[in-house]
RNA sequence: AUGAUUAUAAGAGGAGAGACUACUUUUUUGGUAGCGCCGAAGGAGCAAACUUUACGUGAAUCUCUCAGGCAAAAAGACUCUUAUAGGACG
Numbered sequence: 001a002u003g004a005u006u007a008u009a010a011g012a013g014g015a016g017a018g019a020c021u022a023c024u025u026u027u028u029u030g031g032u033a034g035c036g037c038c039g040a041a042g043g044a045g046c047a048a049a050c051u052u053u054a055c056g057u058g059a060a061u062c063u064c065u066c067a068g069g070c071a072a073a074a075a076g077a078c079u080c081u082u083a084u085a086g087g088a089c090g
Base pairs, nucleotide, nucleotide: 006085007084008083009082010081011080012079013078018035020034021033022032023031024030036070037069038068042066043064044063045062049057050056051054
């Protein structure tokens, strides 16, 4: 001196679903209740397979919808770029 997986930070992109109804209200986009929906924060569950054959390990963008969300805003899995760390491989 090449600089992979990965981690952190910043920036960009980023879907879905009622600006629902009623009552109330510290001015207000607040609060309470009800019904209807969404899945890509988080969370939970499971296959094959493996094994110590056990209330075992075991993934997700799958399933559930606890939480979250359903105008805008915020958030948002994931993807890309840059920087830093790191040091597989050569």
Predicted 3D model of a 90-nucleotide RNA (Glycine riboswitch aptamer) from Sediminibacillus albus. It matches the Rfam family "Glycine riboswitch aptamer". About the family: This family represents the bacterial glycine riboswitch.